[in-house]
Predicted 3D model of a 132-nucleotide RNA (c-di-AMP riboswitch aptamer (ydaO/yuaA leader)) from uncultured Quadrisphaera sp. The prediction has a mean pLDDT of 80. The sequence was found by an Rfam model in a public genome assembly.
RNA sequence: CGCUCACCACAGCGGCAGAGGACGGGGGACCCACGACCGGGCGCUUCGCGCGUCCUCGGGGUGAAGCUCGCGCAGCGAGCCGGGUGACCUUCCCACCCGAACCCGACAGCUAACCCCGCAGGCGUCGGAGAG
Repeated sequence: CGCUCACCACAGCGGCAGAGGACGGGGGACCCACGACCGGGCGCUUCGCGCGUCCUCGGGGUGAAGCUCGCGCAGCGAGCCGGGUGACCUUCCCACCCGAACCCGACAGCUAACCCCGCAGGCGUCGGAGAG
């Protein structure tokens, strides 16, 4: 100076920064949708569909990071699908890549008001064409 990402900018005093700003996420009514009961361990217990605590092949959240099929199945392959880069913005072609990880803890649909939270980390690209 650029890339990924919500993860940026700004204030005092050289640097830094906050309960603020920008950006982003979760919870949470009517209406609508859904439709019972509803997991395991330990302790307590008024023995109740109870309380507390721990766990996760249920369920859920952030994210592009999913679905299907096959195999010699901790993984690999294929198809479909999703995402990124190629240096003004947008579009097309082409090329090269990614499809992880983490969290909540039996529990959450949407959701106005309202409530809560994040603001990190990791990297180093430069092919062609048209229009504005």